[in-house]
RNA sequence: CUCCGGGGUCGGUGUAAUUCCGAACCGGCGGUGACAGUCCGCGACCCGUGCAUCGUCAGCGAUGACAGUGCCCGGUUGACCUGGUGGAACUCCAGGACCGACGGUGAAAGUCCGGAUGGGAGGUA
Numbered sequence: 001c002u003c004c005g006g007g008g009u010c011g012g013u014g015u016a017a018u019u020c021c022g023a024a025c026c027g028g029c030g031g032u033g034a035c036a037g038u039c040c041g042c043g044a045c046c047c048g049u050g051c052a053u054c055g056u057c058a059g060c061g062a063u064g065a066c067a068g069u070g071c072c073c074g075g076u077u078g079a080c081c082u083g084g085u086g087g088a089a090c091u092c093c094a095g096g097a098c099c100g101a102c103g104g105u106g107a108a109a110g111u112c113c114g115g116a117u118g119g120g121a122g123g124u125a
Stems, first nucleotide, its partner, number of pairs: 001122004009023004024111002026100002028042004037098002046075003050071004055066004080096005102114003
């Protein structure tokens, strides 16, 4: 530099809430005899060791402390049942459920704000 790169709200109450109440909406990547938010695995987030790099502070110096960034490795990481169809489905159909990190926010967040165009592949210097 090029290409590919997740989505989702209204109303009510109230001094104040997209956080409560009511109703609603959303679902990354790969795999799986038949299609997956809830089966298996991965990524990102989060935690840690080591190595490298960089900045700040301390020191006469050797060096030390703290923060940031990158890489390897390790750790942690939520949620589904029943019936039907079928050769085969926790993946389809019907029905009823459930889950959603961390920080912030005059009121408690999957949906608002934030780390975060953070991540992947390729090319050039």
Predicted 3D model of a 125-nucleotide RNA (FMN riboswitch aptamer (RFN element)) from a soil metagenome. The RNAcentral record of the sequence draws on MGnify.